[in-house]
Context: one part of a larger RNA
């Protein structure tokens, strides 16, 4: 390369948008470029196959013959694809009516705790621990009453419950804003599916400036523990944690399961929406979630949310280590990321 694969063995790209490119619904005409079918040419000799000969056999030589093309002209064929030209409505999409939601961004606002100050009440201890100390406290603490400041986080409601492409979203109220899901029709008329680069989003740490700091708290100090303890545990505390702005661009970014589409028993929950009734069911559509049949699977197990059955396209794997490293390369203020070997080993 041909293959065989990627939930757990090596293998789904963190996620979306999206240019090329592949690939593509019914249906009627046309072409005739892929396809099929005939016949000419042409595909040199030697080899390779196969008949048959000469060296005593074979090698090895010599005669014959078949075979070899994504070729090449040309006649002819229309079933698939293409490509032109028409209709069509199932796919997509829009319009309308309704629905639910922690989807995004913004200013407002509220209660509860911590923690700090101010002042009553009170007096000797609080706080920590397995035990202790470091600590705080007679200059009055810790308990407790009242008032103030201020940061962050939003108990109950809360749920294998929503919503969002994924990171991820929860306290109220308002303003802007994306997507969705049902329902009858009514319109466009294939306008779709993925998608290599691209471009965009991306927890959590970290970084630049600038502002904030209640509480937590890497590094740090100090108390214990211990053979020692650069730890676990306890006092303290500084980046940080929040906020605007701008970088970083990775993660067990996980369902460790790419995206779309048909198709293949059910059975119980649950969320939203339509309908119809017998008014508490029941059918249906769309998601979430248990159990389970065919079928898959090495096996656990998966199973209409597929890891079944196809088909479409992307991404990726190819024995451990070396190594997600080294060397360019691009990006990056740095931190680093991204691409990605090879000697040598086993």
């Nucleotide at each position: 390369c041909u293959g065989g694969g990627c939930g757990u063995a090596a293998a789904g790209g963190g996620c979306g948008u999206g240019c090329a490119g592949g690939c593509g619904g019914a249906u009627u005409g046309g072409u005739a470029a892929g396809c099929c079918g005939g016949a000419g040419g042409u595909g040199a000799a030697a080899g390779c196959c196969c008949g048959g000969g000469g060296c005593u056999c074979a090698a090895c030589c010599c005669c014959g013959g078949a075979g070899g093309g994504u070729c090449u002209u040309u006649c002819g064929g229309a079933a698939c694809u293409g490509c032109c030209a028409g209709u069509c409505u199932u796919g997509a999409g829009a319009g309308g009516g309704u629905c639910a939601g922690g989807g995004g961004c913004c200013a407002g606002c509220g209660g509860a705790a911590u923690u700090c100050c101010u002042g009553g009440u009170g007096u000797a201890g609080a706080g920590g621990u397995g035990a202790a100390a470091u600590u705080c406290g007679u200059a009055g603490a810790g308990a407790u009453c009242a008032g103030g400041a201020g940061g962050a986080a939003c108990a109950c409601c809360g749920g294998c419950g929503g919503c969002g492409a994924a990171a991820g979203c929860g306290g109220c109220u308002g303003g802007c804003u994306g997507g969705g899901g049902c329902c009858a029709c009514u319109c466009u008329g294939a306008c779709g599916c993925u998608g290599a680069g691209g471009c965009g989003c991306g927890a959590a740490a970290g970084c630049a400036u600038g502002g904030g700091u209640a509480g937590c708290g890497a590094a740090g100090a100090g108390g214990a523990u211990u053979a020692g303890a650069u730890a676990c545990c306890c006092u303290c505390g500084u980046a940080g944690u929040c906020c605007a702005u701008g970088c970083c661009g990775u993660a067990a970014a996980c369902g460790a399961u790419g995206u779309g589409u048909g198709u293949u028993a059910g059975a119980c929950g649950u969320u939203g929406g339509a309908a119809a009734u017998u008014u508490a069911u029941u059918u249906u559509c769309a998601g979430u979630g248990u159990c389970g049949c065919a079928g898959c699977g090495a096996a656990a197990g998966c199973a209409u949310u597929a890891a079944a059955c196809a088909c479409a396209c992307c991404g990726c794997c190819u024995g451990g280590g070396g190594a997600g490293u080294a060397c360019g390369a691009c990006c990056g203020c740095a931190a680093g990321g991204u691409u990605a070997a090879a000697a040598c080993u086993c």
Model confidence (mean pLDDT): 90 of 100.
Small-subunit ribosomal RNA, central domain from an uncultured bacterium, 346 nucleotides, folded computationally.
Rfam family: Bacterial small subunit ribosomal RNA. Its family is annotated with ribosome and structural constituent of ribosome in the Gene Ontology.